[in-house]
Background
Small-subunit ribosomal RNA from a metagenome, 1480 nucleotides, folded computationally. Its Rfam family is "Bacterial small subunit ribosomal RNA". The prediction has a mean pLDDT of 82.
RNA sequence: AGAGUUUGAUCCUGGCUCAGGAUGAACGCUAGCGGCAGGCUUAAUACAUGCAAGUUGAACGGCAGUUCCGACUUCGGUUGGAAGCGAGUGGCGAACGGGUGAGUAACACGUAUGUAACCUACCUCUAACAGGGGGAUAGCUCCGAGAAAUCGGAAUUAAUACCCCAUAGUUUUUUACAAAGGCAUCUUUGUAGAAAUAAAGCUCCGGCGGUUAGGGAUGGACAUGCGGCCCAUUAGUUUGUUGGUGAAGGUAACGGCUCACCAAGGCUACGAUGGGUAGCUGGUCUGAGAGGAUGAUCAGCCACACUGGCACUGAGACACGGGCCAGACUCCUACGGGAGGCAGCAGUAGGGAAUAUUGGUCAAUGGGCGAAAGCCUGAACCAGCCAUGCCGCGUGCAGGAUUGAAUGCUCUAUGAGUUGUAAACUGCUUUUAUUUGGGAAGAAAAAGUCCCUUUCUAGGGAAACUGACGGUACCAAACGAAUAAGGACCGGCUAAUUCCGUGCCAGCAGCCGCGGUAAUACGGAAGGUCCAAGCGUUAUCCGGAUUUACUGGGUUUAAAGGGUGCGUAGGUGGCUAAAUAAGUCAGUGGUGAAAUCCUACAGCUUAACUGUAGAAGUGCCAUUGAAACUGUUUAGCUUGAGUGUAGUCGAGGCGGGUGGAAUGUAACAUGUAGCGGUGAAAUGCUUAGAGAUGUUACAGAACACCAAUUGCGAAGGCAGCUCGCUAGACUAUAACUGACACUGAGCACGAAAGCGUGGGGAGCGAACAGGAUUAGAUACCCUGGUAGUCCACGCUGUAAACGAUGAACACUAGACGUGUGCGGCCUAGUCGUACGUGUCCGAGCGAAAGCGUUAAGUGUUUCACCUGGGGAGUACGGUCGCAAGAUUAAAACUCAAAGGAAUUGACGGGGGCCCGCACAAGCGGAGGAGCAUGUGGUUUAAUUCGAUGAUACGCGAGGAACCUUACCUGGACUAGAAUGCGAGCAACCUCUCGGGAAACCGAGAUUUCCUUCGGGAUGCGAAGCAAGGUGCUGCAUGGCUGUCGUCAGCUCGUGCCGUGAGGUGUCGGGUUAAGUCCCUCAACGAGCGCAACCCCUAUUCUCAGUUGCCAUCAGGUAAUGCUGGGCACUCUGGGAAAACUGCCUGCGUAAGCAGUGAGGAAGGAGGGGAUGACGUCAAGUCAGCAUGGCCCUUACGUCCAGGGCUACACACAUGCUACAAUGGUUAAUACAGAGGGCAGCCACCUGGUGACAGGGAGCAAAUCCCUAAAAUUAACCUUAGUUCGGAUCGGAGUCUGCAACUCGACUCCGUGAAGUUGGAUUCGCUAGUAAUCGCAUAUCAGCAAUGGUGCGGUGAAUACGUUCCCGGGCCUUGUACACACCGCCCGUCAAGCCAUGGAAGUCGGAAGUACCUGAAGUCGAUAACCGCAAGGAGUCGCCCAAGGUAAAUCUGAUAACUAGGGCUAAGUCGUAACAAGGUA
Repeated sequence: AGAGUUUGAUCCUGGCUCAGGAUGAACGCUAGCGGCAGGCUUAAUACAUGCAAGUUGAACGGCAGUUCCGACUUCGGUUGGAAGCGAGUGGCGAACGGGUGAGUAACACGUAUGUAACCUACCUCUAACAGGGGGAUAGCUCCGAGAAAUCGGAAUUAAUACCCCAUAGUUUUUUACAAAGGCAUCUUUGUAGAAAUAAAGCUCCGGCGGUUAGGGAUGGACAUGCGGCCCAUUAGUUUGUUGGUGAAGGUAACGGCUCACCAAGGCUACGAUGGGUAGCUGGUCUGAGAGGAUGAUCAGCCACACUGGCACUGAGACACGGGCCAGACUCCUACGGGAGGCAGCAGUAGGGAAUAUUGGUCAAUGGGCGAAAGCCUGAACCAGCCAUGCCGCGUGCAGGAUUGAAUGCUCUAUGAGUUGUAAACUGCUUUUAUUUGGGAAGAAAAAGUCCCUUUCUAGGGAAACUGACGGUACCAAACGAAUAAGGACCGGCUAAUUCCGUGCCAGCAGCCGCGGUAAUACGGAAGGUCCAAGCGUUAUCCGGAUUUACUGGGUUUAAAGGGUGCGUAGGUGGCUAAAUAAGUCAGUGGUGAAAUCCUACAGCUUAACUGUAGAAGUGCCAUUGAAACUGUUUAGCUUGAGUGUAGUCGAGGCGGGUGGAAUGUAACAUGUAGCGGUGAAAUGCUUAGAGAUGUUACAGAACACCAAUUGCGAAGGCAGCUCGCUAGACUAUAACUGACACUGAGCACGAAAGCGUGGGGAGCGAACAGGAUUAGAUACCCUGGUAGUCCACGCUGUAAACGAUGAACACUAGACGUGUGCGGCCUAGUCGUACGUGUCCGAGCGAAAGCGUUAAGUGUUUCACCUGGGGAGUACGGUCGCAAGAUUAAAACUCAAAGGAAUUGACGGGGGCCCGCACAAGCGGAGGAGCAUGUGGUUUAAUUCGAUGAUACGCGAGGAACCUUACCUGGACUAGAAUGCGAGCAACCUCUCGGGAAACCGAGAUUUCCUUCGGGAUGCGAAGCAAGGUGCUGCAUGGCUGUCGUCAGCUCGUGCCGUGAGGUGUCGGGUUAAGUCCCUCAACGAGCGCAACCCCUAUUCUCAGUUGCCAUCAGGUAAUGCUGGGCACUCUGGGAAAACUGCCUGCGUAAGCAGUGAGGAAGGAGGGGAUGACGUCAAGUCAGCAUGGCCCUUACGUCCAGGGCUACACACAUGCUACAAUGGUUAAUACAGAGGGCAGCCACCUGGUGACAGGGAGCAAAUCCCUAAAAUUAACCUUAGUUCGGAUCGGAGUCUGCAACUCGACUCCGUGAAGUUGGAUUCGCUAGUAAUCGCAUAUCAGCAAUGGUGCGGUGAAUACGUUCCCGGGCCUUGUACACACCGCCCGUCAAGCCAUGGAAGUCGGAAGUACCUGAAGUCGAUAACCGCAAGGAGUCGCCCAAGGUAAAUCUGAUAACUAGGGCUAAGUCGUAACAAGGUA
C1' cells in the first nucleotide's frame, strides 16, 4: 500500500466482498509446562445453607457459663477470691469497606469558576471551664399470656443514660454609632445596650475522657459558564408556571423549596415540549491523522438495594446485611398469628452459545472498637478451576545416501520420481517431566523487656517474638531421547497440486463462482503451504471506505439545480482614516487526580508484568501585551447599487374597438348521378336532387404572406390591425444619494390536462358508435361524434416546467454572422464602443461525448439537492385541495449488480455504392406417369451402422446371392479366428470312414526340401510374453473433409492519435475480376490471400523419327504404308517463340477506359484446370486409419450354417424412359477422342432368330483387339393411346458362379399398363456453353450402372437493365443485441414461498388527566387521659404511596377478509420497448 466483482473488450460512476487489528467472547478439533492477568455481557429472575460489623469490664449495675486457688458439703452442690465474662444499660462504629447499572438525557457526569448563601463526628492548634441537686429505667427476681415470634404486670437498682438550678467571654440573636474594605444584597473591626444557652466521670495516678468558643485539616452541600445520543412523520409548551411583595414558613444554607397576595410572564427553529435509547468520566479498540466505535477488569463520580412511599436516629442516611406502612412472592403455624429480602463471599435453581470453590489466613496492606493486649474484618492477601487472553520455554542436536531401505502415492510404468537425512544406525546434550536432597525473600514492627538522651512529652539503639501462601519459588544430584504436535488451508483474491471416487447427484461457497463421466473448487488419499500449544469458524467494532468528503466528494448525459421571481430572519459584503480590543496572535500563572499511552532507567534468568523519574495531556480559567486582518463605533469617498435628463427598441402585459381569407350552416339559383374516403375498401351523404358552381346571410375560432438561425419577457409564455392604460431593457450624459449590495425558510406568478358556476360552440376532437385490417384488433386507417378546446370568475400547482447546466461578481486567446443603439473618419463603406443573440475554435477542464468570455475554465459568496439497483416517489402520519390529486416521505424484504460515455462486431421491415445465372431476357428441365436408386415412416427375429436446412437423401457404398456383414436365429470355441518371439518336433498338406447344415468332433492312413552337414528354409508348436472388440464418447482428440467462397478479404512491424478498449495504415476520389492499380492523405513498409509462376488447349519454329506418317522414288496386291526407302507433311514428345494496352486515335493528372482501329493464330485475365487467406458452423467422421478415457473378457471376443440389409397402406429426394412427325421403324453410307486388355481383349470361321457356344490368329499393346451414335440418303408410318410408349406378366433360354428360391444380368417369343407435356412452386445454364448423341472406364466372378468419373460428335437462344427476391463486399447510421434478431424483453393470469400495508375487532404495555378512597409518616391544632416536670397517649386537619372509576392519547402483538410488492426450472395469453422495433 491494495485486490476481486457489471463488459466481447475499455474508461468512468457506483455498490457488494476480501486481505489487517481487536474482544470479558462462544463453538469445533487438538493439547506438555510455567509466569502475569481475566472470568454471568442473558433473568435488577427466585434463593436452601454457612459466613460477610462489631467492639468496649480503663463508662455501669452485675455475674448465666468456664478455669484455677481456698473453705464448707447431705458429695447433688454451696460459698469467698482471681482469671475473666453470657445477656443487659451506656459510648463509638454500623452513612466506611463490598455489590450492581434497573432508573436517569439530568448541573447526573466532565471541566472551569463561585458561596459576601453553607455544614463537618473522630484528628490537630488556641483559649476558657467542669459547682450543686433530682427522679427514673433495663438487667436481676416473682407472676402471667402465647405454638412461636414476642409481650404484659409487680417489686427493686446503677451509670460517661435522663432532668433541674448555678456560672457565661472574643458564643448565638438583636438594636444603635464609628472606621476600613468590597461585589448589589453586604463583610470586618471597635464601642454601648437587651435576651438565651454548658459540662461526666474513670484511673494502674502516668493519664484518658467531658463542656464552650475560635482556627486548621478532611469530607460534604449548593449555584453558574462550557461540553458530550437519535427522531421535526414530536412545533408549540408552561399555571408554582415566570417575576415581585411579605424581617412569612422551612432548611446547615440561597431559592416558588412551601404559603398568602399582586403582575402576566417564562422557554422555543442556535430545536422548547414530547417520544426512543443510555449510568457519566479517566480511559479502551481502531485509524497516518482528523475521526469512528466503545465505557468489562483498574480508578473518580452518580444512582440503586424485592416493588412503591415515609420519616426516625445521628456530625453524617431518608440508611444493602436499621425501622414503619402498602403491594407481590416465599416460608413457619397449634389457624389465633408470625418470619424473610445474596445487585456482599461461596453456593443452588432458572435463563442462556456462555463465565469458577458452599477453599485457607488475618502472615502482610487497610478498616472498626479498645489505653492496650486483643477481638472482628468473604475488605484484603493467597490457594483451587478454565488455553479466556498476553508472554516465555520445550517436544532434541550433530553425523548418517553408490543399498536414497520398506510401505504409501504418482508417472512417459521391465523403470523412474516423491515421501526423504526422513528412518534405521553412530555420537552428544538434559531445559522440561520423574525421583532424592537442600531451601528462601516477602518481617517492618507495634506491645512488652533492656540501654541512652530528654523540656517528662517523646526520640534513638539492642536482643527476642510473629508466614495463610508453602517445603512453594529457587538450588543441587540421579536418570535417560527418555515424558510432550496439532489445526486450518492448497480455483482467483491468497502462500501451497496431483491421483481416485462421485456425475447439476451428494455436496462446497467470504465475493466471483464450482459439480451435467477426464472436478487443482465436492468426498478420500498422497504431497505441499501457513500458523503452532494452539489452529480454525461464528459474532461484534474500527480500518481498508476520499463509500457523508473539516482534513477530503459531487450535481449537462452516471444519483443529484428548487418551474420562476420578489423578499424577512440568517450567511457574506467596496475604498480611506481614527478609536476600541469581542474574535485573532504571543508571553506568564493556575488547573488538567492516580493509573493508562510515550521516553529513559531499574526489578523478577528473559518477556509479559511491575517500579522510579520525565514527557505528554492539543482543554478550561485568569492575567499581561500586540493591533495587521475580521467585528464594533466615529468621520469621510465614489468605482458597487440606485435616481435624474435626452433618446431608442420590441409578438412584454391588461382592457376596448375593428378587418379579411378559410371553414361550416342556412336560403335561393344553375345542374345531374354520383360524392366522399382508402394500400384496397366499406360505414357515411345522395333522385325527398347530393357533390360541383354562383349569390346572399349568419356563427364561432384562428390570424396565411411578412417570418428569420429574428425580437420581447423572471419563468410559464407572447404574432391580423388599431386606441387607451402599464411594466421593462438598452444607449448617451455624469447632475443627485453615498454601500443603500449579493444570496435567501415565507409570499406571489406558474403550459397543458382537470374541477366548480354561468355563457358560447365553426373547426378539431378523449370517451363512445359504426366500417375496415387482423388468428384476434377493446389499436394504428376511415365515417361520425360527446366532454373539452373559446369567454368571465374561482380552484388545481404539476410537465422531458430542458440549456436535462441555480443566482451574483471578477478574471482568462481569437475568428465569422446577426438584432438594437451610440461615436469617429477619407461616408455605396469602414473603424470603434455598449448590451443582446448564434456558429467555429485555442489554453484549460472533462470518464468521454463535449464545454470553451452566453464555460462544464480560474476564483469568491450564498441557496437547493445527491450517497448502489429494486421495493418507491409507494405505505402510514401530517399539511393543502370540492375532487382528481399534490407535497412532505420511510421500512421489512430482495439482488450483485443497476448505470454513463466511448470501442469492435453482429443485426435493422436504416441509408449510399458495388458484385454474382441473384433477378430480368432466353433455352432446357423438375413438380403429373411408369420404372431405377436413396431417405423417412411402418413392419420385422433382424430389416446392422452412420449422414438430416442451405452444407443429409444415385451420400460413406468406385458395385449386399454366399463372402462382404458390422444385424437376427441356431450350432460351436475360450491364451482364443489373425500376427511376432519361442524350447522342441517333422511335419504341413492330403486321403479314407462315421456323425453333422457346416464349423467341427471322433477313428485311421501318410511324414518335407536344400545343405558347404555346422545349419538353413518351411510347417506345427507346450509354457510364457504381447489377445481381441465395426462396444461408448467426433462435446476429450489427430488426420481428412464440407460450407461461407475462388468471396476479396485477414493481419503485422515501426510511427502517429486516443487515459483506454481501439483507431490510423485498410479511409476519401477514381479504377479493376480483385485491398488490382493510380492520386491525395500521419503514415511508411511488410506478410497471408488476389494476380503471376504450374498443367491442358489454340499458332509457329526447332530437335528426334518407331509401333506413327507417305509428298517424292522403287516393288507388290483384288485391295490396304503391304514392302524397300524417306522423315517433307500429319502426328507423337522434348525445347523455344509469341500477347505486353506494346502501337495508333479519343478521354483522363494518373491508373485506366473506349475504338467493327492496325498488326496478329490468339486482344485486353485468349479458353479450361490445379491452387481455397484469417476464421465460422463444439458442422461431419472413434464404422477408412490413428488415438486418450470408460466399458466387455466361457463374451459386447471368435468360427459356422441359414436368414436379413432387397420387407411395403404411404411420404420425400435424385435420376432414367416417355407421352411422339425436329418423330418412330427398316435399309444403306460416313466421321471421333480418351481409355482398357493375359484367370484378359478377342480379329476371323462355324452353329444358333438371339443372348451365346464351338473352333481359332494376333496382342502384356502409337504394332493386335474392344470401336461409335446422332448425322446423311432412301422407303414406310400420318396424329391414333398409334408402327408412340414400354411397365407388368406368361413361356422358353444364355452366361457367371459351390450355389441365381428369397435375391443376378442378358436373349427370344408373347402380353402391351400408366402416360397426349404436367397445379402451387422450383432447378440448371452466358459459348464450343445450354441442349442433344453416343463412346470409354473404376469397382467387378457376375450384376441391380438409368449412378459416378472421363471422352469426343452435332451445336443454339438471350442479357433492356439493377426497381425487386437470394447471397456477398465496402462506407455510414441506430441499438437496451455480444449464445450477437432463431437476439433481447414487457404486462395480466395460474402455482409455490416470503416480508409488508389496510381491516369489523381482540389482547397487552407506557405516560399522564379528572374524580373517589386514602395506610405509614412529617408538619400544624388540641379542654377531659398519663406524667412533679419535660413530655406522651388520644382526637382533628393539610399533604400523600398503593388502589378504584371514567374518558381520551401513544405504542406493541394478533385477526376473518383484502391490497399491492419481491423471489421462483422449462406454465398460459399476447408482443409493449430496444433497428424507422415495423403507428419514432